c-di-AMP riboswitch aptamer (ydaO/yuaA leader) from Streptomyces diacarni, 162 nucleotides, folded computationally.
NCBI's taxonomy places the organism under Bacteria, Actinomycetota, Actinomycetes, Streptomycetaceae, Streptomyces.
[in-house]
């Protein structure tokens, strides 16, 4: 000097997931200061339920199949293996799970909109047969993850400086 990893502080990114007050208790050998903090209250933000109006529904016959909804960007499709069940079966049917490819959509350092371009994500969970919209009203949430950098252009703001 460089690379990798860990801890703490600060700053920042995704996200509604943040701010203030009180505070049982704990840590700190030691009062206070300090740190953590169950729980409670308030602000702010997010989501769900829930009228009128509106929307949906109303239309030849028959057969078959299928619950529906919500949070979230996270849907839809294709290819190839695996396992399980039914089955006499290497026929066929169904279910579970995996890998890969694409894709609706989403994110990328002051903010908003648009164009071009690159990178990344494209998960998970809940209600329980019930939900269109929805004033009043009612209910709930404020977790988690990350430190990668790809930006250029147009317009309008904000901020700073003069």
């Nucleotide at each position: 000097g460089g690379a990798c990893g860990g801890u703490g502080a600060u700053c920042g990114c995704c996200g509604a997931a943040u701010c203030c007050c009180c505070g049982a208790g704990g840590g700190g050998a030691a009062c206070u200061g300090c740190c953590c903090g169950a729980g409670g209250g308030g602000g702010a933000c997010c989501g769900g339920g829930g009228a009128c109006c509106c929307a949906c529904c109303u239309u030849g016959u028959c057969c078959c199949a299928u619950g529906g909804g919500g949070u979230g960007a996270a849907u839809c499709g294709g290819a190839c293996g695996g396992c399980c069940u039914c089955g006499a079966a290497a026929a066929g049917a169904g279910g579970c799970g995996g890998u890969c490819c694409g894709u609706a959509g989403g994110a990328g350092a002051c903010c908003u909109u648009c164009c071009u371009g690159c990178u990344c994500c494209g998960a998970a969970c809940c209600c329980g047969u019930c939900a269109g919209c929805u004033a009043a009203c009612c209910c709930g949430g404020u977790a988690g993850g990350c430190g990668a950098g790809a930006a250029g252009g147009a317009a309008g703001g904000a901020a700073a400086g003069g």